[in-house]
Context: one part of a larger RNA
RNA sequence: CUGGGCGUAAAGGGUGCGUAGGCGGCCUGAUUAGUUGGAUGUGAAAGACUGUGGCUCAACCACAGGUGUGCAUUCAAAACUGUCAGGCUUGAGUACAGGAGAGGAGAGUGGAAUUCCCGGUGUAGCGGUGAAAUGCGUAGAUAUCGGGAGGAACACCAGUGGCGAAGGCGACUCUCUGGACUGUAACUGACGCUGAGGCACGAAAGCUGGGGUAGCGAACAGGAUUAGAUACCCUGGUAGUCCCAGCUGUAAACGAUGGGUACUAGGUGUGGGUGGCGACAGUCAUCCGUGCCGGAGUUAACGCGAUAAGUACCCCGCCUGGGGAGUACGGCCGCAAGGCUGAAACUC
Repeated sequence: CUGGGCGUAAAGGGUGCGUAGGCGGCCUGAUUAGUUGGAUGUGAAAGACUGUGGCUCAACCACAGGUGUGCAUUCAAAACUGUCAGGCUUGAGUACAGGAGAGGAGAGUGGAAUUCCCGGUGUAGCGGUGAAAUGCGUAGAUAUCGGGAGGAACACCAGUGGCGAAGGCGACUCUCUGGACUGUAACUGACGCUGAGGCACGAAAGCUGGGGUAGCGAACAGGAUUAGAUACCCUGGUAGUCCCAGCUGUAAACGAUGGGUACUAGGUGUGGGUGGCGACAGUCAUCCGUGCCGGAGUUAACGCGAUAAGUACCCCGCCUGGGGAGUACGGCCGCAAGGCUGAAACUC
């Protein structure tokens, strides 16, 4: 370079925005760069190919022919691609009218529960386990009633329900704010898709500085278990978990399935709209989402099956036997932990 692939065999980047690039709707005209055809020139000889001939054959040699897929010049064609000009509205966007939502940020508020503190009642146990013990308790615990403090999380509603690009988002109220959907078809008139680099976001854990700490709880201590028990079980318990500012940039970041567009039987739930009919139970049509089943097709099978893993096109990422190894070295990033990029020897 070519080929075949990427749900589970190796392989979809964690996610988005977007630069270069690649690709790109309908109609008309122009141009002729790409494209196609013709002509001319060139494409040395030798070699190679075909034919014929010469050394007794062959190797070898000679002659003739074709080839030399290319390049340049020129003439012509105008469908397609490109370019230029003009137009269109179905792609895309805007406007207007609506309803839905744990989408995001900030501030405030609430109740239940745990723990702790104070007070009352009350007395010998409580707690915990497979059974126990450590632990707590006559300095009055556990239980129960009243009051208070503080932190964290928001039962029911709750639903293969909703929202978000992903990570993720769940008490209530207010303020600020993003996106999607439906309807109308008024406006712009291809303004589009993808996206190497780049930039931004990115669970948990972890890190730096400051605060906070109820419960839980790595480490740690003790009690058990056991042959041992650096565990599983129990009693405690520090970091952490929470908040503010900054860093880290990973994950089974999963639908293990990149994004976009178009096309291709049905059935049945559910969420958000719109329209028709209506007996106000519903029912039909349609758009967007989210599930299940299933036909054709597809698949190694499992399965997928209009939310495709079907049929096609466009763009990006990635794979190329197992181990060595996501290691070493180098580079870049990071406070560190480490991250990103990423081999080889050797071996089967």
Small-subunit ribosomal RNA, central domain from an uncultured prokaryote, 348 nucleotides, folded computationally. Its Rfam family is "Bacterial small subunit ribosomal RNA". The RNAcentral record of the full RNA draws on Greengenes.